[in-house]
Description
The RNA shown here (FMN riboswitch aptamer (RFN element)) has 120 nucleotides. The sequence was found by an Rfam model in a public genome assembly. The coordinates come from a structure-prediction model, not an experiment, and the mean pLDDT is 86.

RNA sequence: AUGUAUCUUCAGGGCAGGGUGUGAUUCCUGACCGGUGGUAUAGCCCACGAACUCCCAUUGGGAGCCGAUCUGGUGGAACUCCAGAGCCGACGGUAAAAGUCCGGAUGAGAGAAGAUAGAU
Numbered sequence: 001a002u003g004u005a006u007c008u009u010c011a012g013g014g015c016a017g018g019g020u021g022u023g024a025u026u027c028c029u030g031a032c033c034g035g036u037g038g039u040a041u042a043g044c045c046c047a048c049g050a051a052c053u054c055c056c057a058u059u060g061g062g063a064g065c066c067g068a069u070c071u072g073g074u075g076g077a078a079c080u081c082c083a084g085a086g087c088c089g090a091c092g093g094u095a096a097a098a099g100u101c102c103g104g105a106u107g108a109g110a111g112a113a114g115a116u117a118g119a120u
Base pairs, nucleotide, nucleotide: 001120002119004117005116006115007114008113009112010111017029018028019027031100032099033089034088035048036047037046038045043087044086052064053063054062055061056060069085070084071083072082073081091103092102093101
């Protein structure tokens, strides 16, 4: 240094201001946010996790589903940078329709960092 085993810790952000209304952080306006790995630095390129649906089991396992970007510039290389204009966002709840409030969740998890053991 590489890979293996065991263990520990960590691992999601966000409606200011204004309007209507008995009532809305849910509507209108406007504001704000962006999990993990890969790759020229990525919410919208590829892959994955979570959520969601179904089945088996009821700790859990398997299958499915899985949103959204263009133009110009620089460059050897960028749908990732710079400039501009766009777009997207599970389920249940609610005095009123939610990416942002409350809840499952003090959960789970892609993975990240570290410790120990033995191997090459």